[in-house]
Context: one part of a larger RNA
Molecule: small-subunit ribosomal RNA, central domain
Organism: uncultured Pseudomonadota bacterium
RNA sequence: CUGGGCGUAAAGCGUGCGCAGGCGGUUCGCCAAGUCAGGUGUGAAAUCCCCGGGCUUAACCUGGGAAUUGCGCUUGAAACUAGCGGGCUUGAGUGCGGCAGAGGGGGGUGGAAUUCCAGGUGUAGCGGUGAAAUGCGUAGAUAUCGAGAGGAACACCUGCGGCGAAGGCGGGUUGCUGGGCUGACACUGACGCUGAGGCGCGAAAGCCAGGGGAGCGAACGGGAUUAGAUACCCCGGUAGUCCUGGCCUUAAACGAUGGAUGCUUGGUGUCUGGAGUUUUAUAGUCUCCGGGUGCCGCAGCUAACGCGUUAAGCAUCCCGCCUGGGGAGUACGGUCGCAAGACUGAAACUC
Numbered sequence: 001c002u003g004g005g006c007g008u009a010a011a012g013c014g015u016g017c018g019c020a021g022g023c024g025g026u027u028c029g030c031c032a033a034g035u036c037a038g039g040u041g042u043g044a045a046a047u048c049c050c051c052g053g054g055c056u057u058a059a060c061c062u063g064g065g066a067a068u069u070g071c072g073c074u075u076g077a078a079a080c081u082a083g084c085g086g087g088c089u090u091g092a093g094u095g096c097g098g099c100a101g102a103g104g105g106g107g108g109u110g111g112a113a114u115u116c117c118a119g120g121u122g123u124a125g126c127g128g129u130g131a132a133a134u135g136c137g138u139a140g141a142u143a144u145c146g147a148g149a150g151g152a153a154c155a156c157c158u159g160c161g162g163c164g165a166a167g168g169c170g171g172g173u174u175g176c177u178g179g180g181c182u183g184a185c186a187c188u189g190a191c192g193c194u195g196a197g198g199c200g201c202g203a204a205a206g207c208c209a210g211g212g213g214a215g216c217g218a219a220c221g222g223g224a225u226u227a228g229a230u231a232c233c234c235c236g237g238u239a240g241u242c243c244u245g246g247c248c249u250u251a252a253a254c255g256a257u258g259g260a261u262g263c264u265u266g267g268u269g270u271c272u273g274g275a276g277u278u279u280u281a282u283a284g285u286c287u288c289c290g291g292g293u294g295c296c297g298c299a300g301c302u303a304a305c306g307c308g309u310u311a312a313g314c315a316u317c318c319c320g321c322c323u324g325g326g327g328a329g330u331a332c333g334g335u336c337g338c339a340a341g342a343c344u345g346a347a348a349c350u351c
Stems, first nucleotide, its partner, number of pairs: 004322003007305002012319001014201004021194003025088006033081002035077008049065006091191001092188004096183004103177002106174002109171001110154001115149002119145003125136002162169002206247006215241002220236004258318006266296011278284001300307002324351003333344004
């Protein structure tokens, strides 16, 4: 170095776009770089191996051969790979007609509820708990009625339902915009897959500046509980949670399962297209052809659990990652950041 692995034992980058690189459908021709064959030169000797010889044997010495798996030159072969050229349509893509959707960002908008403010009715309690107390209330609370202000979130519908690469996305409306699926044809003609670096996106918390602030609520104060109670429970409550702009770049960022392609018995539910059947028609039923999402299971796989056409089965290509536990995701250095810190990432020592 090869050989082994990565759902749960160590191990899939949080996720996408993509330069280089690696790999790449089908057919014909050319070429001969890789590849293969022959010839030839070289590959020092000794050593190793084989057959002999010499010391009484052996070690040792010695003759011949083989080997030296390599490299150069040369003559050929043309299946495969590469290169060049010409085709093809099944991979990929484009046009056209439909379809579903909390996909994204902007504008304007609605009702319920909480809180607050002013007023009406009304009077002694309210609130809270296991029980209480702090707290609020005769300066009129709680309750109740109509009016007003403001912020945030959108009950039912709602569904192992949908959309998105992931993070994630949920009132209604409008215009802007991305992706996906499907149908019949037409077109381009391998334009593809992956992707070290790089670049973008990336929950929550946190940071900077400006706004906003109803409810909730780290910190903090108080009341309880307790041996104590820097908690769990209760009364308050600041940052924050919200908006705009700019940072941060982490997560049990999980399917703890990288991406692409092909192949391999089935059953059942659901979402969404298309075709057919039934029906007066719609809906619905049934059959078939797609795409998604669940459950159960053949073969096979697996240490087992389990996975099982949405593979963890059978194969190919490319990337990432693992190599005993602790020390340690630490130290040092570097890059990034306003900071918090992030990324990269050891060793001594020890078991």